[in-house]
Transfer RNA from uncultured Ruminococcus sp., 72 nucleotides, folded computationally.
Its mean pLDDT, the model's own confidence on a scale to 100, is 84.
It matches the Rfam family "tRNA". Rfam classes the family as a transfer RNA. Its family is annotated with triplet codon-amino acid adaptor activity in the Gene Ontology.
It was read from a public genome assembly.

RNA sequence: GGCAGAGUAGAGCAAUGGCAGCUCGUUAGCCUCAUAAGCUAAAGGUUGUCGGUUCAAGUCCGACCUCUGCAC
Numbered sequence: 001g002g003c004a005g006a007g008u009a010g011a012g013c014a015a016u017g018g019c020a021g022c023u024c025g026u027u028a029g030c031c032u033c034a035u036a037a038g039c040u041a042a043a044g045g046u047u048g049u050c051g052g053u054u055c056a057a058g059u060c061c062g063a064c065c066u067c068u069g070c071a072c
Base pairs, nucleotide, nucleotide: 001072002070003069004068005067006066007065010024011023012022013021018055026042027041028040029039030038048064049063050062051061052060
């Protein structure tokens, strides 16, 4: 250098072109003599970057970046 796959919250992952969510974690409260467990709530995302299509893009298209795999 060629081909394929992946990139979304701190971690692991979802998301028919139409409000960006789940589990764990974090924080606060409740419960307890106390801790853990349990219950409730909250915070936390420019969806890898830049463009394009569209009324509307995480999703479709193009280029680039990073990671993984395959054949050289």